[in-house]
RNA sequence: GCCGCCGUAGCUCAGUUGGUAGAGCAGCGGACUUUAAUCCGACGGUCGCAGGUUCGAUCCCUGUCGGCGGCA
Numbered sequence: 001g002c003c004g005c006c007g008u009a010g011c012u013c014a015g016u017u018g019g020u021a022g023a024g025c026a027g028c029g030g031a032c033u034u035u036a037a038u039c040c041g042a043c044g045g046u047c048g049c050a051g052g053u054u055c056g057a058u059c060c061c062u063g064u065c066g067g068c069g070g071c072a
Stems, first nucleotide, its partner, number of pairs: 001071007010025004019055001028041004048064005
């Protein structure tokens, strides 16, 4: 330098042939309990960033940033 994959909640990851995003764990509140375990509830996201297409983008297109791998 070229090519490919990944980037979504504090962490680990789902999701979608375009229709206003979910789980587990952690943290918070409550029940029970000597404590813990267990159970219940609520909270938590500009879907890396910027443009484009579209009535509508996490999803499609372009650029860009970061990580990993391959080739040279």

Predicted 3D model of a 72-nucleotide RNA (transfer RNA) from a soil metagenome.
It matches the Rfam family "tRNA". About the family: Transfer RNA (tRNA) molecules are approximately 80 nucleotides in length. Gene Ontology term of the family: triplet codon-amino acid adaptor activity.
The sequence is in RNAcentral, with records from MGnify.
The coordinates come from a structure-prediction model, not an experiment, and the mean pLDDT is 80.